[in-house]
The part of an RNA shown here (large-subunit ribosomal RNA, domain II) has 685 nucleotides and comes from Cyanobacteria bacterium QS_8_64_29. The source organism's lineage runs through Bacteria, Bacillati and Cyanobacteriota. The RNAcentral record of the full RNA draws on ENA and SILVA.
Context: one part of a larger RNA
RNA sequence: GCCGGCGAGUGGCUGGUCGUGGCUUGGUUAAGGCGGUUUCCGCCGGAGCCAUAGCGAAAGCGAGUCCGAAUGGGGCGCGUACGGUCACGGUCAGCCGACCCGAACCCGGGUGAACUAACCAUGCCCAGGAGGAAGCUUGGGUAAAACCAAGUGGACGUCCGAACCGACCAACGUUGCAAAGUUGGCGGAUGAGGUGUGGUUAGCGGUGAAAUGCCAAUCGAACCCGGAGCUAUCUGGUUCUCCCCGAAAUGCGUUUCGGCGCAGCCGUGGUGAGACCGAGCUGGGGGUACAGCACUGUUUCGCCGAGGGCCGCGAAAGCGGUACCGAGGCGAGGCAAACUCGGAAUACCAGCCGGAGCGCCACGAGUGAGACGGUGGGGGAUAAGCUCCAUCGUCGAGAGGGAAAGAGCCCAGACCACCAGCUAAGGCCCCCAAAUGGCCGCUAAGUGAUAAAGGAGGUGGGAAUGCUGAGACAACCAGGAGGUUUGCCUAGAAGCAGCAAUCCUUAAAAGAGUGCGUAAUAGCUCACUGGUCAAGCGUUCCCGCGCCGAAAAUGACCGGGGCUAAGCGGCCUGCCGAAGCUGUGGCGUUCGAGCGAUGCGCUCGGACGGGUAGGGGAGCGUUCCGCGGGGGGCGAAGCACUAGCGACGAGCAGGUGUGGACCGCGCGGAAGUGAGAAUGUCGGC
Numbered sequence: 001g002c003c004g005g006c007g008a009g010u011g012g013c014u015g016g017u018c019g020u021g022g023c024u025u026g027g028u029u030a031a032g033g034c035g036g037u038u039u040c041c042g043c044c045g046g047a048g049c050c051a052u053a054g055c056g057a058a059a060g061c062g063a064g065u066c067c068g069a070a071u072g073g074g075g076c077g078c079g080u081a082c083g084g085u086c087a088c089g090g091u092c093a094g095c096c097g098a099c100c101c102g103a104a105c106c107c108g109g110g111u112g113a114a115c116u117a118a119c120c121a122u123g124c125c126c127a128g129g130a131g132g133a134a135g136c137u138u139g140g141g142u143a144a145a146a147c148c149a150a151g152u153g154g155a156c157g158u159c160c161g162a163a164c165c166g167a168c169c170a171a172c173g174u175u176g177c178a179a180a181g182u183u184g185g186c187g188g189a190u191g192a193g194g195u196g197u198g199g200u201u202a203g204c205g206g207u208g209a210a211a212u213g214c215c216a217a218u219c220g221a222a223c224c225c226g227g228a229g230c231u232a233u234c235u236g237g238u239u240c241u242c243c244c245c246g247a248a249a250u251g252c253g254u255u256u257c258g259g260c261g262c263a264g265c266c267g268u269g270g271u272g273a274g275a276c277c278g279a280g281c282u283g284g285g286g287g288u289a290c291a292g293c294a295c296u297g298u299u300u301c302g303c304c305g306a307g308g309g310c311c312g313c314g315a316a317a318g319c320g321g322u323a324c325c326g327a328g329g330c331g332a333g334g335c336a337a338a339c340u341c342g343g344a345a346u347a348c349c350a351g352c353c354g355g356a357g358c359g360c361c362a363c364g365a366g367u368g369a370g371a372c373g374g375u376g377g378g379g380g381a382u383a384a385g386c387u388c389c390a391u392c393g394u395c396g397a398g399a400g401g402g403a404a405a406g407a408g409c410c411c412a413g414a415c416c417a418c419c420a421g422c423u424a425a426g427g428c429c430c431c432c433a434a435a436u437g438g439c440c441g442c443u444a445a446g447u448g449a450u451a452a453a454g455g456a457g458g459u460g461g462g463a464a465u466g467c468u469g470a471g472a473c474a475a476c477c478a479g480g481a482g483g484u485u486u487g488c489c490u491a492g493a494a495g496c497a498g499c500a501a502u503c504c505u506u507a508a509a510a511g512a513g514u515g516c517g518u519a520a521u522a523g524c525u526c527a528c529u530g531g532u533c534a535a536g537c538g539u540u541c542c543c544g545c546g547c548c549g550a551a552a553a554u555g556a557c558c559g560g561g562g563c564u565a566a567g568c569g570g571c572c573u574g575c576c577g578a579a580g581c582u583g584u585g586g587c588g589u590u591c592g593a594g595c596g597a598u599g600c601g602c603u604c605g606g607a608c609g610g611g612u613a614g615g616g617g618a619g620c621g622u623u624c625c626g627c628g629g630g631g632g633g634c635g636a637a638g639c640a641c642u643a644g645c646g647a648c649g650a651g652c653a654g655g656u657g658u659g660g661a662c663c664g665c666g667c668g669g670a671a672g673u674g675a676g677a678a679u680g681u682c683g684g685c
Base pairs, nucleotide, nucleotide: 001685002684003683004682005681006680011096012095013094014093015092016091017090018089019088020087021086022085023084024083026050027049028048032044033043034042035041036040054061055060064076065075066074067073099237100236102234106227107226108225109224110223111222117201118200119199120198121197122196123195124194125193126191128160129159130158131156135152136151137150138149139148140147164188165187166186168185169184170183171182172181203219205215206214207213212221240619241618242617243616244615245614250263251262252261253260254259264367265366266364267363268362269361270360271359272358276355277354278353280352281351282350283349284348290342291340292339296336297335298334300332301331302330303329304328307325308324309322310321311320312319313318370395371394372393373392374391375390376389377388378387379386400411401410402409415586416585417584418583420582421581422580426576427575428574429561430560431559435573437572438571439570440569441568442567448563454548455547458545459544460543461542462541463540464539465538466537467536475532476531477530478529479528481505482504483503486500487499488498511526515524516523587609588608589607590606591605592604593603594602595601596600620674622671623670624669625668626667627666628665630663631662638658639657640656641655642654644652645651
């Protein structure tokens, strides 16, 4: 891992509610007693309980009562009832282990020092080598010492190094030889040394040259059993079928935020009535969008300008000037969530009208992590698959078609069947169902098939304006001169370094010079003019489609092929396309009507049948029991195969084979009643 077995809402008591039944001349007994065929049944037992009247804190009063001075007013009651009670069943709650499995812990009583820590008692062990303290002896030395030398001596938590004890480094080992090792190096090795045996200290404790170390592979509090099924706002798991309805991820509170309580939203039963909903119409209040500047603020420019600053005159009063500041006013132009002279659309409140739904009560829940998209906003950076509100949608709990693929986008809500039809979104060249459809334009970039500021004689369309057969624009031919090298400056400055000035003349025209050029001249050229030619030529703005701007990491790509229409804009017709709609047949739910029956069924008609949490309803099957009725060695159960039934299902027959002794069916009853998941559990492989 697979297969098989086992494996989770149970029972008691007390209540609420629903259903069924008994009694209702209210219902019912409890303990206990008597009897019997003694887990039980029958009878007795009326104590007690519920009901029969309420109101008041109560005394108390009573169809009323309480408050009160009140005959007022108000609160709770009275009237009419299918109401009461007991039992059984369903369901829910409370208390118990209370759906099952799961802690870490806490407490009690015990067991441990055979591992290890320390200590006590008593034993044992430490090859070999080296260094050579004190002391002593002899000699020297001294007045005597000190001191010196040689010898002797053998101290030492001394040195080297086996056993022994340790464990610094590395490799190997890592389902090992080993739940700590092996190999090669390494440290101590007469000491605070190592070690044997016996003994002592115990968990709210011991021991500790101290690490929270060790106390039997366990230690921030050992282990075993018990309290104990501790508790677990947590995780996981929770077993047959069909039918009906069907949520929530919000508000408030919370030692509360992944939990609860109440409300909201769902289900089931009952009950009530114009309370519910909105295509349309009518009547309302508003201060949002927008807009505006009349208020409150803010803001740019101009004009007027009180007042102030500065300057001048004056002895002062004061006068004058000003290109500085500037209240306020006027004109022009803006801005605002906390501005409003104005002011929608929607929404909201009513009424009319039209539709089918709604309120209340009781009982059962679940939910209280939401997600994305559109719109209006706050936070953020006019970031986020960001975050927080509001509102709508979808997903959640929704399948189908489209978007290549893709919970939240677009279309559309799946009862079942059909080799029938029509459509939606989206599509119609091939992959791939359907027009290589029609008409009018645009694009040349494979733009289409990602992107900005910005840039450009791309191209199509529109508007305005200038020049033009008295000849424009472009090109070509010719002229483009004189005073003069203007003056200044400068080494020079001659149209062309720079400064100033920018005149006059001849003319068809020609600047005191547009650019190149020279050291400065020269030279080329332009403006301007004539000629040749001949018909359009410039400038500005707007719109459509395109171009550049455009760099990323494994291989490219529009889904692909491929396309110049099979791209883009407009108009038109047809077709394809879904579980949508229709057609045909069938099943079910519910409502209404009719019929028969009163617990249910038939016929017709309408509506309905996606569904998680969850509520409700109806069934199948397993084991055992009661009653009834059956099968079985002429073959029970079980097992295998099988084309039947249940026009669905859980399931149930019949047949054949195997098997070899018990087993169905009907009506009821009771449960150890259904397995795929729990790192489930036991067994097998």

It matches the Rfam family "Bacterial large subunit ribosomal RNA".